Notes:
The part of an RNA shown here (small-subunit ribosomal RNA, 3' major domain) has 481 nucleotides and comes from an uncultured organism.

Context: one part of a larger RNA
RNA sequence: UGACGGGGGCUCACACAAGCGGUGGAGGAUGUUGUUUAAUUCGAAGCAACGCGAAGAACCUUACCUGGGCUUGACAUGCUAGUAGUACAAUCCUGAAAGGGUGCGGAUCUCUUAACCGAGAAGCUAGCACAGGUGCUGCAUGGCUGUCGUCAGCUCGUGUUGUGAAACGUUGGGUUAAGUCCCGUAACGAGCGAAACCCCUGUCGUCUGUUGCUACCGGGUCAUGCCGGGCACUCUGACGAGACUGCUGGUGUUAAACCGGAGGAAGGUGGGGACGACGUCAAGUCAUCAUGGUCCUUAUGUCCAGGGCUACAAACGUCCUACAAUGGCCGGUACAGAGAGACGCGAUACCGCGAGGUGGAGCAAAUCUUCAAAGCCGGCCCAGUUCUGAUUGCAGGCUGCAAUUCGCCUACAUGAAGGUGGAAUCGCUAGUAAUCGCGGAUCAGCUAUGCCGCGGUGAAUAUGUUCCUGAGCCUUGUACA
Numbered sequence: 001u002g003a004c005g006g007g008g009g010c011u012c013a014c015a016c017a018a019g020c021g022g023u024g025g026a027g028g029a030u031g032u033u034g035u036u037u038a039a040u041u042c043g044a045a046g047c048a049a050c051g052c053g054a055a056g057a058a059c060c061u062u063a064c065c066u067g068g069g070c071u072u073g074a075c076a077u078g079c080u081a082g083u084a085g086u087a088c089a090a091u092c093c094u095g096a097a098a099g100g101g102u103g104c105g106g107a108u109c110u111c112u113u114a115a116c117c118g119a120g121a122a123g124c125u126a127g128c129a130c131a132g133g134u135g136c137u138g139c140a141u142g143g144c145u146g147u148c149g150u151c152a153g154c155u156c157g158u159g160u161u162g163u164g165a166a167a168c169g170u171u172g173g174g175u176u177a178a179g180u181c182c183c184g185u186a187a188c189g190a191g192c193g194a195a196a197c198c199c200c201u202g203u204c205g206u207c208u209g210u211u212g213c214u215a216c217c218g219g220g221u222c223a224u225g226c227c228g229g230g231c232a233c234u235c236u237g238a239c240g241a242g243a244c245u246g247c248u249g250g251u252g253u254u255a256a257a258c259c260g261g262a263g264g265a266a267g268g269u270g271g272g273g274a275c276g277a278c279g280u281c282a283a284g285u286c287a288u289c290a291u292g293g294u295c296c297u298u299a300u301g302u303c304c305a306g307g308g309c310u311a312c313a314a315a316c317g318u319c320c321u322a323c324a325a326u327g328g329c330c331g332g333u334a335c336a337g338a339g340a341g342a343c344g345c346g347a348u349a350c351c352g353c354g355a356g357g358u359g360g361a362g363c364a365a366a367u368c369u370u371c372a373a374a375g376c377c378g379g380c381c382c383a384g385u386u387c388u389g390a391u392u393g394c395a396g397g398c399u400g401c402a403a404u405u406c407g408c409c410u411a412c413a414u415g416a417a418g419g420u421g422g423a424a425u426c427g428c429u430a431g432u433a434a435u436c437g438c439g440g441a442u443c444a445g446c447u448a449u450g451c452c453g454c455g456g457u458g459a460a461u462a463u464g465u466u467c468c469u470g471a472g473c474c475u476u477g478u479a480c481a
Base pairs, nucleotide, nucleotide: 001481002480003478004477005476007475008474009473010472011471012470013469015465016464019428020427021426022425023424026321027320028319029318030317031316032315033314034312035311042053043052064307065306066305067304068303069302070301073130077129078128079127080126081125082124083123088105092101093100094099108121109120110119111118132296133295135294136293137292141290142289143285144284145283146281148279153192154191155190156189157188158187159168160167161166172183173182174181198273199272200271201270203241204240205239206238207237209235212231213230216229217228218227219226244267247261248260249259250258251257323421327381328380329379330378331377332376333375339370340369341368344363345362349358350357351356387418392413393412395410396409397408398407434457435456436455437454438453439452440451
């Protein structure tokens, strides 16, 4: 100087407390361990691995296994030699395919030439350099990422003090979300961080009026901005305004600031996002990619078929659905936002109980398509039920060469456990939790209950810091570095 302490002081955080809803019990989904297996490919491991890499494992993917093939190779560059019936390739044989054989036919380009010839290229064959490796090492690395932590810290120059390691500055008094700012001060300044600059959202103005809107005028319809005007309003999306403790009362050191008030759409960082200092964990990744070293080279490379990654005494994590009356079922009826769409979205209509099918209007989309559910209004139902929907049977639909291993969906039948969950444990402070649906990526299809977004309805509690956990600053002890 650090690090540590079941030392002290001050401070903060959904850390506790106060609340609301869960997990832990049930069934299922998914990931992991373990076991099994020919293989169940590999990685991730407290927080910070475990719905993680994987934003899509039937084949492919695929890296694994079994079997069948190839050996200058599936792919790149170069060299040598050969090569016109050459490249390409119909047909046939073998085969699960890949591959191996057969080979009817049968070329192209450049230079040269009047033309033929000739030379070369491409291609092929043989050979050589080499290719190739999701083989190993993340403890050889780059790059990228997680984490402490959006915590308020981490440093430097000059100067001063100390023999020196170092210290001061950065400590102290206030204050802040903040090393934020003020005052003091052997310090004076500065940098990286904080803040601001950027994006979305909340109010207003100007401009813009089509594909959007419809107050007013006119036309038309059973009805609808449907049509002609119109651009007021809503809205679209570009530029501006607006919030700065600016004004005001009090407190405070005449400070920084804090408490209250006015005005205001918004008030003290308005709300949200992007943004992550010096560093820590030899943290993660050689399987995104790149790369040193090392290993394989008729195989650890490569092609193919089938299987496996989907196994199942058991254990754990993360979720979904429930156990019901604030509910379930039936009928009627209303209101979003953000997206996506051409190998696409697919309307009206018709067929089917339905999944779906027929058909194809419109739309590269403010134009067309896809578009809610909780809600509201009526009716029936307290028990393992008109709750719950696991499991199984049978019949169908869709995608796709192909649904047996191993897809999703529909109808009918079946109707398991489950009556609110032990010890323990998680999230959340406001348009949040809870609850309700909708969309997108990946994608032929889908095991999506996942992930990333979107809106609808919409709470309770905390005005405290004793304790648990983590963190910051100061200080103290130390046989630690």
Model confidence (mean pLDDT): 82 of 100.